[in-house]
RNA sequence: AACAUGAGAGUUUGAUCCUGGCUCAGGACGAACGCUGGCGGCGUGCCUAACACAUGCAAGUCGAGCGGAGUUUGGCCGGUUUUAAUUUCGGUUAAAACCGGCCAAACUUAGCGGCGGACGGGUGAGUAACACGUAGGUAACCUGCCCAUGACACGGGGAUAGCUUCGGGAAACCGAAGGUAAUACCCGAUACCUUUACGCAUCCAAUGGUGUGUAAAGAAAGCGAUUUAGCGGUCAUGGAUGGGCCUGCGUCCCAUUAGCUAGUUGGUGAGAUAACAGCCCACCAAGGCAACGAUGGGUAGCCGGCCUGAGAGGGCGACCGGCCACACUGGAACUUAGAUACGGUCCAGACUCCUACGGGAGACAGCAGUGGGGAAUUUUGCGCAAUGGGGGAAACCCUGACGCAGCGACGCCGCGUGAGCGAUGAAGGCCUUCGGGUCGUAAAGCUCAGUCAUUGGGGAUGAAAAGGACAGUACCCAAAGAGGAAGCCCCGGCUAACUACGUGCCAGCAGCCGCGGUAAUACGUAGGGGGCGAGCGUUGUCCGGAAUUACUGGGUGUAAAGGGCGUGUAGGCGGGGAUGCAAGUUACCGGUAAAAACCCGUGGCUCAACCACGGGCUUGCCGAUAAAACUGCAUCUCUUGAGUGUAGGAGAGGGAAGUGGAAUUCCCGGAGUAGCGGUGAAAUGCGUAGAUACCGGGAGGAACACCAGUGGCGAAGGCGGCUUCCUGGCCUAUCACUGACGCUGAGGCGCGAAAGCUAGGGGAGCGAACGGGAUUAGAUACCCCGGUAGUCCUAGCCGUAAACGAUGGUCACUAGGUGUGGGUGGUGGUCAAGCCAUCCGUGCCGGAGCUAACGCAAUAAGUGACCCACCUGGGGAGUACGGCCGCAAGGUUGAAACUCAAAGGAAUUGACGGGGGCCCGCACAAGCGGUGGAGCAUGUGGUUUAAUUCGAAGCAACGCGAAGAACCUUACCAGGCCUUGACAUAUAGGUGGUAGAGACCGGAAACGGAAUCGACCCUUGGGAAACCAAGGGAGCCUAUACAGGUGGUGCAUGGUUGUCGUCAGCUCGUGUCGUGAGAUGUUGGGUUAAGUCCCGCAACGAGCGCAACCCUUAUACUUAGUUGCCAGCACUUAAAGGUGGGCACUCUAAGUAGACCGCCGUCGAUAAGACGGAGGAAGGUGGGGAUGACGUCAAAUCAUCAUGCCCUUUAUGGCCUGGGCCACACACGUGCUACAAUGGCCUGAACAACGGGCAGCAAGGGAGCGAUCCUAAGCUAAUCCCUAAAAACAGGUCUCAGUUCGGAUUGCAGGCUGCAACUCGCCUGCAUGAAGUCGGAAUCGCUAGUAAUCGCGGAUCAGCAUGCCGCGGUGAAUACGUUCUCGGGCCUUGUACACACCGCCCGUCACACCACGAAAGUUGGCAACACCCGAAGCCGGGAUUAACCGUCGAAGGUGGGGUCAGCGAUUGGGGUGAAGUCGUAACAAGGUAGCCGUAUCGGAAGGUGCGGCUGGAUCACCUCCUUU
Repeated sequence: AACAUGAGAGUUUGAUCCUGGCUCAGGACGAACGCUGGCGGCGUGCCUAACACAUGCAAGUCGAGCGGAGUUUGGCCGGUUUUAAUUUCGGUUAAAACCGGCCAAACUUAGCGGCGGACGGGUGAGUAACACGUAGGUAACCUGCCCAUGACACGGGGAUAGCUUCGGGAAACCGAAGGUAAUACCCGAUACCUUUACGCAUCCAAUGGUGUGUAAAGAAAGCGAUUUAGCGGUCAUGGAUGGGCCUGCGUCCCAUUAGCUAGUUGGUGAGAUAACAGCCCACCAAGGCAACGAUGGGUAGCCGGCCUGAGAGGGCGACCGGCCACACUGGAACUUAGAUACGGUCCAGACUCCUACGGGAGACAGCAGUGGGGAAUUUUGCGCAAUGGGGGAAACCCUGACGCAGCGACGCCGCGUGAGCGAUGAAGGCCUUCGGGUCGUAAAGCUCAGUCAUUGGGGAUGAAAAGGACAGUACCCAAAGAGGAAGCCCCGGCUAACUACGUGCCAGCAGCCGCGGUAAUACGUAGGGGGCGAGCGUUGUCCGGAAUUACUGGGUGUAAAGGGCGUGUAGGCGGGGAUGCAAGUUACCGGUAAAAACCCGUGGCUCAACCACGGGCUUGCCGAUAAAACUGCAUCUCUUGAGUGUAGGAGAGGGAAGUGGAAUUCCCGGAGUAGCGGUGAAAUGCGUAGAUACCGGGAGGAACACCAGUGGCGAAGGCGGCUUCCUGGCCUAUCACUGACGCUGAGGCGCGAAAGCUAGGGGAGCGAACGGGAUUAGAUACCCCGGUAGUCCUAGCCGUAAACGAUGGUCACUAGGUGUGGGUGGUGGUCAAGCCAUCCGUGCCGGAGCUAACGCAAUAAGUGACCCACCUGGGGAGUACGGCCGCAAGGUUGAAACUCAAAGGAAUUGACGGGGGCCCGCACAAGCGGUGGAGCAUGUGGUUUAAUUCGAAGCAACGCGAAGAACCUUACCAGGCCUUGACAUAUAGGUGGUAGAGACCGGAAACGGAAUCGACCCUUGGGAAACCAAGGGAGCCUAUACAGGUGGUGCAUGGUUGUCGUCAGCUCGUGUCGUGAGAUGUUGGGUUAAGUCCCGCAACGAGCGCAACCCUUAUACUUAGUUGCCAGCACUUAAAGGUGGGCACUCUAAGUAGACCGCCGUCGAUAAGACGGAGGAAGGUGGGGAUGACGUCAAAUCAUCAUGCCCUUUAUGGCCUGGGCCACACACGUGCUACAAUGGCCUGAACAACGGGCAGCAAGGGAGCGAUCCUAAGCUAAUCCCUAAAAACAGGUCUCAGUUCGGAUUGCAGGCUGCAACUCGCCUGCAUGAAGUCGGAAUCGCUAGUAAUCGCGGAUCAGCAUGCCGCGGUGAAUACGUUCUCGGGCCUUGUACACACCGCCCGUCACACCACGAAAGUUGGCAACACCCGAAGCCGGGAUUAACCGUCGAAGGUGGGGUCAGCGAUUGGGGUGAAGUCGUAACAAGGUAGCCGUAUCGGAAGGUGCGGCUGGAUCACCUCCUUU
């Protein structure tokens, strides 16, 4: 000191809270794969085919057990040969070699014999079991070698291998004969003792133990030294070690496995075993196991431990250690102390090999190694030096155990790839707003230390004398040199890290959400950055996060989830008091919990990993002791839980029988006539054969109006006229009784709406199916006319519903208020109402509390206790298969593959509704005039074209951009030309006959050529000057950067604009409420044109909008009078403000006043305000304009302009000529002119306003029929001119016609503008004289100086309006009203919509793909059963022995079943799939409210019938509640 300890995130929505799944961040691995790879240490390495194996090795040893055989050496003897010496020549002696024999020593070892091959090593197939773990038992057992003690070893005998000879065989090997040894074998003796049998004593709960007595049976071996060691042998006892057997407890999944069992369960006896036991056999009995899960099926070696986790748990069982099982597959025994034996035997099978075909051999799941399988796993290494094992007396031999080395980043740990200084912040890369930033002190450079590696030298421990595979290794020293040593993944969020380019829903990414359709931080590349680092990522698996199976630690009203309801079995739980016991419980002690591991402390390798030592831990089990509160058990007792009795009470509770009236229908009769009936409207239908309507009589069936009520009863389903009988439950009051008898309730049993089924009745009405009529695009529907099953009764099935309060049962506790039903007590005048209290039931409101919210709230969804049922993402699916039930329909139990990232609940804000309420608008209505028909003009579509340039597209494109296309414009087409360019800037170079001008020539022009003329500015120097010289500029030429683009993208943008809409709205701050999105304010009562104002109010204020301020117009005043005006005065004229004069008036243009519901009355809350009146030029915003909130439509515009990006660069740029934008079968929009008499034409003669004018307006005069022309005054404008206004008015004419309407079209002749009127202008004159006689469906404008009608002016413009913008003249009709159409505002309601109803969404069909079910059959596996055959072998029999006989018995065969898989023509539904078909079922009242069960019908969604539910909108009524 051993013990600390829990993190969340992304994703359902427009947003929110909740539920809920999916996914991620962490750790781990015997791993594999991709990229990369310097060194060392320690570990670790076939997870798949328990697939098959070449080769070598892995178990031998002992000669001190035995007989042989062999080798070497030595000695002795003999023989042969050779040589030498000597010789008497006969020989002798000696030596050498060879051969043989004997002896001795040393060595080798085939065989016999002993011990060991049962250990060590491998593997995990089998096994769900006493296999394993743990704790015990063995009085039911064994134990070689080892230790201790005691005793003993005496005498005999016969074989056999080896060997020799012979024989068989290819071989393996075998046979016969002969002969031989032992620590081999056998017999006898002895017996400390043992065993058996029978006694005695003692102990034990008992089988039994111990001691003792008698009888019988039972041993042995020798070897060896220097004969002094010692090694063995036998019997017995004990120990130690190792095992056998038995038992308690623990040990996976499936109940879609519910019953299993015949040696089965037990007994008796015999047998077998080391030993108990049905272990085996005979007989007897009928048991044994199982919901606390037997049996069956699947899977699996078990544990110490390992991984994870805060823990509890969950997963795993590699390495190391313990146990078990197995050894090619199956069976069997032998030997042995020990095996039913990995490297033994026998048999069978499959396989491989050899073979002479007769027969043999073999078994790597030992170490290496090979093939194969696989994503994947090493060397045919060294050594017995150490540790350990076998044998031996020992030396020693053997040992792929083991010690080492090798290979692999497979894991853990350590080290390195350099360190310091170094800013011109180098070059280069990348980005850039072009300034710069960044890589970056990074590099270079300078100065260093040397780790690892390399080379050289030294050199261990490991061995206790010498002896070391590792190994010249570890380690130490020296040397030189930055030298040899960095990668991988990621950078949208989660999640640390961002830019550029490329790509363009492609290529690709992706763990989830999701990225990519031209500006991608998400793909690819680059730069930069982040993370880890000799590794980094990916994949797979496990735990975690996941409180997402919840013991710790969840839920079930609406999210998934309460059984349809009761009764009750097992089980679980259970009131008060007392005593005892001690099973649970608690405390303490002891045993065990192997070692290793883990944790703590210390130590050893330089550190660490690793290793060692000591300690802790091992939460368990067993035993002993103690306590007695709680639970339990036993006994006694109590009354409050529960029940019983007594007296009352209410009730559509149930069953049976009887009975009543109203109504419908039918029949009969009467009376009566043409219709009835039905609907949105109709038709089918009924009726002149007499219906309907009316009256009377009769028949039959079903249901019971009013009473009637969020009233009553019942467990639920459910129950309704009245009477009687039978019967269940409930409530109240009071005492008495029993004495916990209680609660719940898996299975079981019973009840259980409607529909449906079987049989028999019955059948009035209603009414699936069906028929007909309508509706409709269709209408298998909704509506109508009919109508069968059925609905009713009896008997029997079915067993389901939105069987709902979507809320299981019981008990207790926890504020109130108010209805209602049934009682009781008190009070109230003996009793009416009422009041008070209380019990039971049934409603509503509401506080705390709970809840995600909605809501619940004593009838809990609150607070607690007990029991049961059920849930665990959506779909597939309540489906399939199997079981059970059913006559059937079907019910019940109830999956998986596959697929999605959601599905869902409540509430919020919007939007929407064929929902509701209120309100507004030329929205409708009431009116007036048009459009749609004609001709023409103009725009658009379409078509055409070389081109008919482009844009605009419902309202909100279409007389729009365009306020004016003959050229130009012009963007389009054809052709001809230009290339630093028509235009800008910069740099460099060149250039005085330069720039510029340019007759003339070619050409359609652009353009090309060109005589001739011909400069300018600045500085310096010279010169008197002219001028000259030099330099520079401008211009021009050339070159390079660049210009240019009406090319693309309005879905990259700015700006501008349209529209909702001049609609009354849109928001904020603070506060308050809500977990939150949000709400409140802004809602409500009034009022207004208005969120205008008033009042009220948890709101109080404020902003953008409204209004007002601005312009104009209507009135007046003041000021000022020229170019305006002329009343009075004067002059003049043919006339005229023409003149003097004047500024009164008109007018002009500056200022001011005026109008505010201010005044009066009425209404209203006394308010806001409304209505009426007075006054006033004007009255309730006086008329008109300008002014357009937050926002919507990816609305319009890249072609006004600006602009990012992309594209183009002798062209998509630029110049020019000509053409086109003007085409024309046709369709649409907007207009003009008409169709005529309210008119046309002719004549006469009145009255405006706004404006414009010098490249202009033009008077006057003249010419012309006219357009116009000629000439020309005046006017830069209140001065002059355009300028005639027209309709109107007066007069005349036409007289209803295709006209004296209408003017299109065409011809001719002219005019004007303009380089130019052909394509393609306008105008004039003459001539021509089309359609058209008031316009179908439909549709537009307008509410007063408006519509309608009439003319005038202007912009653009050379010229060219029926268009546009303005101006004035004349000048109406109508508005009851808000039901309807359209648009809008506010409140409210429903919603499955949020791209917001142009929304969402269902089913069939067709196509593609995927998984699954059924299926004639077919293939295979597994286990069992019956029978046949039966190897080896044990056992039994045959006196003994192999052969013989028998039981058992593997494999094999036959058979019928079972079960599990595979395949299967075809078939069934299911799932998935950007743009298929048919419809429209659902979401709004979804256009027939929807849904549930059931039946039936239909292409399909679905329709209809019956019963049920509200999870139905709206309106009305009833009831209840709240406030007053």
Record summary
Model confidence (mean pLDDT): 84 of 100. Small-subunit ribosomal RNA from Tepidanaerobacter syntrophicus, 1524 nucleotides, folded computationally. The sequence is in RNAcentral, with records from ENA.